[in-house]
RNA sequence: CGCCUAAUCCCCGACAGGGGAGCGGAGGACCCAGCUUUUGGGGGUCAAUCCAGGGAGACCUGGACGGGCCACGCUCUUUGAGCCCGAACCCGUCAGCUAACUUCGCCGGCGUUCAAGG
Numbered sequence: 001c002g003c004c005u006a007a008u009c010c011c012c013g014a015c016a017g018g019g020g021a022g023c024g025g026a027g028g029a030c031c032c033a034g035c036u037u038u039u040g041g042g043g044g045u046c047a048a049u050c051c052a053g054g055g056a057g058a059c060c061u062g063g064a065c066g067g068g069c070c071a072c073g074c075u076c077u078u079u080g081a082g083c084c085c086g087a088a089c090c091c092g093u094c095a096g097c098u099a100a101c102u103u104c105g106c107c108g109g110c111g112u113u114c115a116a117g118g
Base pairs, nucleotide, nucleotide: 001111002110003109004108008021009020010019011018012017022106023105024104025103026102027101032096041094042091043090044089045088049064050063051062052061053060054059065086066085067084068083069082076118077117078116079115080114081113
């Protein structure tokens, strides 16, 4: 300097922390949707799910689907090929949507392809 991400910016401070803006998530009516589901519990954040085969298991393999990688004057973007990832956590029997209203979060990680176009 740049990238992924909501993960940023400002102010105060006794450096413990506090406040604001912005951004993101959840709960929560009418209307609408749904229509017998309900322990094989269910739901939520996130790209991080589904299916098949193998295995006692940990896991392994394959497919589908989803996410990321082309900064180099600036911004956005298409196609093909390639590479990588699909973790983790929370609620606690409860949650469709949802105005008002309520509430939570602003961590981490990385230095990253090719070709042809708009």

A computed fold for a 118-nucleotide RNA from a soil metagenome, annotated as c-di-AMP riboswitch aptamer (ydaO/yuaA leader). The coordinates come from a structure-prediction model, not an experiment, and the mean pLDDT is 82. The model forms 96% of the base pairs in the Rfam consensus.